[in-house]
Molecule: SAM riboswitch aptamer (S box leader)
Organism: Algoriphagus sp.
RNA sequence: AACUUAUCGAGAAAGACCGAGGGAUGGGCCCUACGACGUCUUAGCAACCUGUAACCAAGGUGCUAACUCCCCUUCUGGAUGAAGCCAGGAAAAGAUGAGAU
Numbered sequence: 001a002a003c004u005u006a007u008c009g010a011g012a013a014a015g016a017c018c019g020a021g022g023g024a025u026g027g028g029c030c031c032u033a034c035g036a037c038g039u040c041u042u043a044g045c046a047a048c049c050u051g052u053a054a055c056c057a058a059g060g061u062g063c064u065a066a067c068u069c070c071c072c073u074u075c076u077g078g079a080u081g082a083a084g085c086c087a088g089g090a091a092a093a094g095a096u097g098a099g100a101u
Base pairs, nucleotide, nucleotide: 001101003099004098005097006096007095008094013042014041015040016039017038021031022030023029026071027070028069043064044063045062047061048060049059050058068093073090074089075088076087077086078085
């Protein structure tokens, strides 16, 4: 890296350094010099795995703004003259774990 599979409306932040972008992509909306993003330290959360008879402890990965921030394709229902619109389902894409090549 592509593949298989499970989960994704819950949960959990302080400090130091840095210095302008960030939230995957397009649109929207939002966060950000009252310092974002990133790195490190400490703390925390508990999704998967290891562990255990089972649970806990402990460990590995992960995570700690907003539902995966929302929409993006399609189906159903509502509303409408028809759309935009509203509600719900499925998919696609993505993230994380585990597995196997």